[in-house]
């Protein structure tokens, strides 16, 4: 340089253009315990990489940039 992907809370990760972006781990608080762990109940935490476009409506489709790993040279 070429080609096809990937980027969604602290981490992992689901989401076929249509309700408030669902879940696990972690974190905070309660119950339980002599205390803790485990268990259980509740809670906080998301500009969906950045910028633009299409659409009544975009995490999802299109374009550019960028990050990251692989393949080819």
């Nucleotide at each position: 340089g070429g080609c096809a992907g990937c980027g969604u809370g602290g981490c992992c990760g689901a989401g076929u253009g249509g309700u408030u972006a669902g879940g696990g781990c972690g974190c905070c608080g309660g119950a339980c315990u002599u205390g803790a762990a485990a268990u259980u109940c509740g809670g906080a935490g998301g500009u969906c990489g950045c910028g633009g476009g299409u659409u009544c409506a975009a995490g999802u489709c299109c374009c550019g940039c960028u990050c990251u790993g692989a393949c080819c040279a």